[in-house]
RNA sequence: AUUGAAAAUGGCAAACUCUUACGAAAGGGGAGGACGCAAAGCCACGGGCCUACUUAAAUAAAAGGCAGCCGGGCCGCCAAAA
Numbered sequence: 001a002u003u004g005a006a007a008a009u010g011g012c013a014a015a016c017u018c019u020u021a022c023g024a025a026a027g028g029g030g031a032g033g034a035c036g037c038a039a040a041g042c043c044a045c046g047g048g049c050c051u052a053c054u055u056a057a058a059u060a061a062a063a064g065g066c067a068g069c070c071g072g073g074c075c076g077c078c079a080a081a082a
Stems, first nucleotide, its partner, number of pairs: 003079002011037002016032005022027001035068001041074003045071003048066004
């Protein structure tokens, strides 16, 4: 470096519930919770998906979001066999 069987220090935390001097929304933050996760750590770079403030109405180009959808980049704990 590759790989991830078991275990350890341990870590994260879906749905759902409550909450919020965040946000128009999607979504985010906090508390509980635990379906799962060996990168479920970080980055919207490519694809994908979601939102629609705005507008007479729309579109979704621009904008915002999702890293627990798939790639890609960066960093990283432990360890058997090969």
Background: A computed fold for an 82-nucleotide RNA, annotated as c-di-GMP-I-GGC riboswitch aptamer. The sequence was found by an Rfam model in a public genome assembly.